[in-house]
RNA sequence: GCACCAUCCCGAGCGGCCGAGAGACCUGGAUCCAUGACGCCGCAGCAACCCGCAGUGCUCGGCCAACUGCACGGUGCUACCGCCAGGACCGAUGGAGU
Numbered sequence: 001g002c003a004c005c006a007u008c009c010c011g012a013g014c015g016g017c018c019g020a021g022a023g024a025c026c027u028g029g030a031u032c033c034a035u036g037a038c039g040c041c042g043c044a045g046c047a048a049c050c051c052g053c054a055g056u057g058c059u060c061g062g063c064c065a066a067c068u069g070c071a072c073g074g075u076g077c078u079a080c081c082g083c084c085a086g087g088a089c090c091g092a093u094g095g096a097g098u
Stems, first nucleotide, its partner, number of pairs: 001098002004095005013043005021032002025087005044078003049074002052070005057063002082090001
């Protein structure tokens, strides 16, 4: 890069640096932003996709599926429903492939 599966109206912010636009793209709307947004770093937190552990379950042995719990580890996330409507071979995140 390609094709596949799941999720995207729940939840969770402070500090430092930077300095002008920002939330993927197009059009329109509403919004955030020099009382410093966006971004980067640190810490904290949220969540439970993966790993792991425990239980249920099934079992001759055992742990393939499924469900529940925990949260050390790998990611992710912490304005607004993926901000809203329409559009487009739309996008983001995770997993397992090639």